[in-house]
RNA sequence: CUCUUAUCUAGAGAGGUGGAGGGACUGGCCCGAUGAAGCCCGGCAACCCCGCAGUAUAUUGCGGAUAAGGUGCCAAUUCCAGCAGGACAUUCGGUUCUGGAAGAUAAGAG
Numbered sequence: 001c002u003c004u005u006a007u008c009u010a011g012a013g014a015g016g017u018g019g020a021g022g023g024a025c026u027g028g029c030c031c032g033a034u035g036a037a038g039c040c041c042g043g044c045a046a047c048c049c050c051g052c053a054g055u056a057u058a059u060u061g062c063g064g065a066u067a068a069g070g071u072g073c074c075a076a077u078u079c080c081a082g083c084a085g086g087a088c089a090u091u092c093g094g095u096u097c098u099g100g101a102a103g104a105u106a107a108g109a110g
Base pairs, nucleotide, nucleotide: 001110002109003108004107005106006105007104008103013041015040016039017038021031022030023029025082026081027080028079042074043073044072047070048069049064050063051062052061053060054059078102083099084098085097086096087095088094
């Protein structure tokens, strides 16, 4: 980097450092010197993991997160839309629902 599967409306700091950017992309709309990104500390969750129970041996339910470990995450639904279809509306600007695409994360494979 590619593929497969699962999940994405919950949760998480008035700390230190740092100095201007950030929210993937495009459009919008936001956040930011009352201090962005990054780093440290802190925290959240529970994908892998650990324990117990069950099972049709595919896996399922409940609990744990330290005295073990690997990731992830900590403004706004994945901030909203971006493609297709339905319903409604029509002041020609749209509203709403469903599916998809894209993206993120995990586990597995190449």

Predicted 3D model of a 110-nucleotide RNA (SAM riboswitch aptamer (S box leader)) from Aneurinibacillus soli. The source organism's lineage runs through Bacteria, Bacillati, Bacillota, Paenibacillaceae and Aneurinibacillus. It matches the Rfam family "SAM riboswitch aptamer (S box leader)". Rfam links the family to the GO term regulation of gene expression.